[in-house]
Context: one part of a larger RNA
RNA sequence: GGAUGAACGCUGGCGGCGUGCCUAACACAUGCAAGUCGAACGGUGAUUAAGAGGAAGUUUACGGAUGGAAUUUUAAUCAUAGUGGCGGACGGGUGAGUAACGCGUGGAUAACCUGCCUUUCGGUGGGGGAUAGCAGCUGGAAACGGCUGGUAAUACCGCAUACGCCUUUUUCUUCGCAUGAAGGGAAAGGGAAAGAUAGAUUGCCGAAAGAUGGAUCCGCGUCUGAUUAGCCAGUUGGCAGGGUAACGGCCUACCAAAGCAGCGAUCAGUAGCCGGCCUGAGAGGGCGGACGGCCACAUUGGGACUGAGACACGGCCCAGACUCCUACGGGAGGCAGCAGUGGGGGAUAUUGCACAAUGGGGGAAACCCUGAUGCAGCGACGCCGCGUGAGUGAAGAAGUAUUUCGGUAUGUAAAGCUCUAUCAGCAGGGAAGAAAGGCCCUUUAGGGAGAUGACGGUACCUGACUAAGAAGCCCCGGCUAACUACGUGCCAGCAGCCGCGGUAAUACGUAGGGGGCAAGCGUUAUCC
Repeated sequence: GGAUGAACGCUGGCGGCGUGCCUAACACAUGCAAGUCGAACGGUGAUUAAGAGGAAGUUUACGGAUGGAAUUUUAAUCAUAGUGGCGGACGGGUGAGUAACGCGUGGAUAACCUGCCUUUCGGUGGGGGAUAGCAGCUGGAAACGGCUGGUAAUACCGCAUACGCCUUUUUCUUCGCAUGAAGGGAAAGGGAAAGAUAGAUUGCCGAAAGAUGGAUCCGCGUCUGAUUAGCCAGUUGGCAGGGUAACGGCCUACCAAAGCAGCGAUCAGUAGCCGGCCUGAGAGGGCGGACGGCCACAUUGGGACUGAGACACGGCCCAGACUCCUACGGGAGGCAGCAGUGGGGGAUAUUGCACAAUGGGGGAAACCCUGAUGCAGCGACGCCGCGUGAGUGAAGAAGUAUUUCGGUAUGUAAAGCUCUAUCAGCAGGGAAGAAAGGCCCUUUAGGGAGAUGACGGUACCUGACUAAGAAGCCCCGGCUAACUACGUGCCAGCAGCCGCGGUAAUACGUAGGGGGCAAGCGUUAUCC
């Protein structure tokens, strides 16, 4: 000198864009953060329309008339607890752990998987038994249940069928980098399916390919310590089996006794890694906050279930600690999601608005959900931009400081005169971001009508008005730009280094003047 997720002191006008718990991965009140589909299903409720039904009441000339409730049928619309489907494995947070194939980079899979999506081929036949909801009875303070009855499905289970497919046996061709791979044929055995609808569609099953996403293995690289020198028993390898999507001591039995290490094993400490960021001419050094990629974690430890995908932040089970409820028998919870609270700390924000846009989930769609996201609020925390006026003005005014008392400085500075109006304040107008989807008409494709804005009456434009409302901080001995007076008297104090102060201190304090930067300026901390 540059830099910072900074803090502190003094000061503080505006705007844009960014950014904001670095500490206790400490504990959390409250609200929200993952739902959706009635075009899978049986119900239930509401409303409307049409029909059946006929009570109470009114009237009566006792024949009746009128009146329309309960109940009930059909149709439409709406709502929805439950069964079922898809999604809760994404998005969002944090960096505790991890020195590791975790990450980076380059390869391998002839050792693998892949829901939704795209393309192609083939199919969608015929049956069955349950169960929730519901009703009845019943246990419990609650959380939550139990028994009986009966019911539906795209829930569940057989049967039929099998272009591909799987298993076993066998055969042929081609090829390779070892295990082998690809393709074709034959025999035997095995295995599927689901419907819905406004009749345009859309689902379902099998197979192949693609795309996407993942999984595993390997080469190289990846901090410090030898005041850590030996480490290891599933340990190293083989064989057989199990397990997995898949290879493998991944696991098990048996056999052998190996394997790693001075090119640093093991142990200990520290640490998420990278793209990048800071600095530097570079080499290098330091860092890994924001944004993007990967990994790991979700109160602590362990475990599996479901599923295409998890060993699952807002799922389940067990154990521990903690908090809460309890009728003491038993239960409930997990902010390292967004806000917010306590605590810790030098220190870090609103219990805001909206799904209008982008994106995601569900749905045929309308649409619903979305603390992702878009915005707003707070903080000079950072960067950038703008303003706090411009011109003229010598009687060099007054005041102040100083003085050799003549003057000198402040100083064109002010006042005065002439202008201008950025910003702030006032008034008027007022966006882009929003055209798709949906609807209508026609249909290769196109045309048409109409709706939708949180930000926000914001940005922006125009007008009127007044120099009005807007400057501080640090320094002035040398390094280092900038000097005098007074006070103090080795005191009070200053100080980054040298050093200054003991009676004329340009070094302390104050004043005048000056220098530097400027809505900031200094100090502290850290890195180069």
A computed fold for a 528-nucleotide part of an RNA from an uncultured bacterium, annotated as small-subunit ribosomal RNA, 5' domain. The RNAcentral record of the full RNA draws on ENA and SILVA.